[in-house]
Record summary
RNAcentral holds the full RNA, with entries from ENA. The part of an RNA shown here (small-subunit ribosomal RNA, 3' major domain) has 475 nucleotides and comes from an uncultured prokaryote.
Context: one part of a larger RNA
RNA sequence: UGACGGGGGCUCACACAAGCGGUGGAGGAUGUGGCUUAAUUCGAGGCUACGCGAAGAACCUUAUCCUGGUCUUGACAUGCUUGAGAAUUUUCGUGAAAGCGAGAAGUGCCCUUCGGGGAGCCUUUUUACGGGUGCUGCAUGGCUGUCGUCAGCUCGUGUCGUGAGAUGUCGGGUUAAGUCCCUUAACGAGCGAAACCCUUAUCCUUAGUUGCCAGCGAGUAAUGUCGGGGACUCUAGGGAGACUGCCGGUGUGAAACCGGAGGAAGGUGGGGAUGAGGUCAAGUCCUCAUGGCCUUUAUGACCAGGGCUGCACACGUCCUACAAUGGUGCAUACAAAGGGAUGCAAUCUCGCGAGAGUAAGCAAACCCCAAAAAGCGCGCCCCAGUUCGGAUUGCAGGCUGCAACUCGCCUGCAUGAAGCCGGAAUCGCUAGUAAUCGCGGGUCAGCAUACCGCGGUGAAUAUGUUCCUGAGCCU
Numbered sequence: 001u002g003a004c005g006g007g008g009g010c011u012c013a014c015a016c017a018a019g020c021g022g023u024g025g026a027g028g029a030u031g032u033g034g035c036u037u038a039a040u041u042c043g044a045g046g047c048u049a050c051g052c053g054a055a056g057a058a059c060c061u062u063a064u065c066c067u068g069g070u071c072u073u074g075a076c077a078u079g080c081u082u083g084a085g086a087a088u089u090u091u092c093g094u095g096a097a098a099g100c101g102a103g104a105a106g107u108g109c110c111c112u113u114c115g116g117g118g119a120g121c122c123u124u125u126u127u128a129c130g131g132g133u134g135c136u137g138c139a140u141g142g143c144u145g146u147c148g149u150c151a152g153c154u155c156g157u158g159u160c161g162u163g164a165g166a167u168g169u170c171g172g173g174u175u176a177a178g179u180c181c182c183u184u185a186a187c188g189a190g191c192g193a194a195a196c197c198c199u200u201a202u203c204c205u206u207a208g209u210u211g212c213c214a215g216c217g218a219g220u221a222a223u224g225u226c227g228g229g230g231a232c233u234c235u236a237g238g239g240a241g242a243c244u245g246c247c248g249g250u251g252u253g254a255a256a257c258c259g260g261a262g263g264a265a266g267g268u269g270g271g272g273a274u275g276a277g278g279u280c281a282a283g284u285c286c287u288c289a290u291g292g293c294c295u296u297u298a299u300g301a302c303c304a305g306g307g308c309u310g311c312a313c314a315c316g317u318c319c320u321a322c323a324a325u326g327g328u329g330c331a332u333a334c335a336a337a338g339g340g341a342u343g344c345a346a347u348c349u350c351g352c353g354a355g356a357g358u359a360a361g362c363a364a365a366c367c368c369c370a371a372a373a374a375g376c377g378c379g380c381c382c383c384a385g386u387u388c389g390g391a392u393u394g395c396a397g398g399c400u401g402c403a404a405c406u407c408g409c410c411u412g413c414a415u416g417a418a419g420c421c422g423g424a425a426u427c428g429c430u431a432g433u434a435a436u437c438g439c440g441g442g443u444c445a446g447c448a449u450a451c452c453g454c455g456g457u458g459a460a461u462a463u464g465u466u467c468c469u470g471a472g473c474c475u
Stems, first nucleotide, its partner, number of pairs: 007475007015465002019429005026320008034311002042053002065306007074129001078128002083123001085121001088105007109118003130296003134293003140289002142284003145280001147278001152191006158167003171182003197272004202240007212229002216227003243266001246260005322422001326381005332375001338369003343362002348357003388419001393414007435457007
């Protein structure tokens, strides 16, 4: 000077408390450990690994992870060198393919003394090399997690101290904040905080197509369908608006705090992007880059098949439930945000259905995906392992794709496990939040209970800071 203390003081945070809903019990999905295996590729390991890298393992991906078959200047790059040939197209044999072997067609461009030479490309030979998802994240860059969006971390000059250093940054108030005010051997400044940026909430204005339709007219079984209109909604450009600005109180004539008015919004309005100096030799050499080491007929390259999906078991994260605030049948409303050309696909026909056939429209405020669901209305079920629950299994089908055996998804019929609210323990959340309901997207041929978004319905509680956890300042 720091760090630490079952030392002290002050303060904060879904940290506790007050509440609501979960996990831990069941079945399933998924990741991990373990076990197994020829192989079950590798990494990640308290918080900060475990629906994580992986925004999607049938082949490919995929990694020599395994078994087997092959290649050796190489699958890829740039030169050097030898010989043959246009490029290119194509046949046959063998084979699981890769590969290996044997042929066929074919002759362009530039120069030419018509012998040939050159450029480009392919093949062959040679050699520099090339390759490595091999090792070391404890040699590194870059990127990332975490403390933490916590309020801190520093510098210049001055002053103090022999010096390390201190001061400033402490103290009194205040704030979400080292935020601001006052005091002051300090005076200033920088990185952070805040603001500037995006979005959302209100209004004005400009512009009206593909959007809208109040008034006028036309038309229809009906529909902004048509003429038209720019009022409204909306779209997307520009602006206004919020600043403790105003009033009262408290306060040091301060900063500020409390209450009020006006206002769509009030004291940072809500949300996002934004992450100081550092910490953990944190993570990543398998994104990429890179030092060193190792490898070079193999730790490189190609191919086929398998594995990554294996199952006495254990853990994490989820999904579905155990029911009546429910299940089921019929009928009927109201979104937002997205995606669409190797694409989205209406309509019609067939099929119980998944789907198939046909095919209009649409590079989309135009057409399509598209049905929103919970909700509301009516009926049935009557507390039961049930009209709850849907695992498992059998049969029959559909789709994608060379190919669904290992190992995909979906449909129909049948089957109908466990489960009657979960021990110790433990997690999330303070408002349009929790809870609950559906919708979309990326990945993607196909495959979503995961992930990233979107809207609908919409609570309870907070007396407070003694305690648990973490953090900040002073001592």

The coordinates come from a structure-prediction model, not an experiment, and the mean pLDDT is 83. It matches the Rfam family "Bacterial small subunit ribosomal RNA".